The prediction has a mean pLDDT of 81.
This is a predicted structure of a 129-nucleotide RNA (SAM riboswitch aptamer (S box leader)) from Pseudoxanthomonas helianthi.
It matches the Rfam family "SAM riboswitch aptamer (S box leader)". From the family's description: The SAM riboswitch is found upstream of a number of genes which code for proteins involved in methionine or cysteine biosynthesis in Gram-positive bacteria. Gene Ontology term of the family: regulation of gene expression.
Lineage of the source: Bacteria > Pseudomonadati > Pseudomonadota > Lysobacterales > Pseudoxanthomonas.
The RNAcentral record of the sequence draws on Rfam.
RNA sequence: GCACCAUCGAGACCGGCUGAGGGACAGGCCCUUUGAAGCCGGGGCAACCGACGGACGCGCAAGCUUCCGUGGACGGUGCCAAAUCCUGCGGGGACCCGCGCAAGCGAAGCGUCCGCCGAAAGAUGGUUC
Numbered sequence: 001g002c003a004c005c006a007u008c009g010a011g012a013c014c015g016g017c018u019g020a021g022g023g024a025c026a027g028g029c030c031c032u033u034u035g036a037a038g039c040c041g042g043g044g045c046a047a048c049c050g051a052c053g054g055a056c057g058c059g060c061a062a063g064c065u066u067c068c069g070u071g072g073a074c075g076g077u078g079c080c081a082a083a084u085c086c087u088g089c090g091g092g093g094a095c096c097c098g099c100g101c102a103a104g105c106g107a108a109g110c111g112u113c114c115g116c117c118g119a120a121a122g123a124u125g126g127u128u129c
Base pairs, nucleotide, nucleotide: 001129003127004126005125006124007123008122013042014041015040016039017038021031022030023029025088026087027086028085043080044079045078048076049075050074051070052069053068054067055066057064058063084121089118090117091116092114093113094112095111096109097106098105099104
């Protein structure tokens, strides 16, 4: 770096240096001299992988699958504005039109809306190469 798998509506700061950008990309919309991004010191969040402990099941046993707990008197990352900030592609639903008392039936466009569904793209972790 490619590929595969899982997750992505929750959570989490205070200082110092520095000085204009940042939120992946595009369109929006936001954050930011009441200090962006970056670097440094300290702090925190999270059970993702391992580790440890526990529970059910399987196994003669070693151990294996799943679930729960431990963010510290365990390691490895990651993260600490806004749902992955929203949308991007497809589908579904509602509304707008006509008929009908109504239930409903019909029609229609590159229409509007939806914390609805599924993808794509992205991020993080793990694994193979």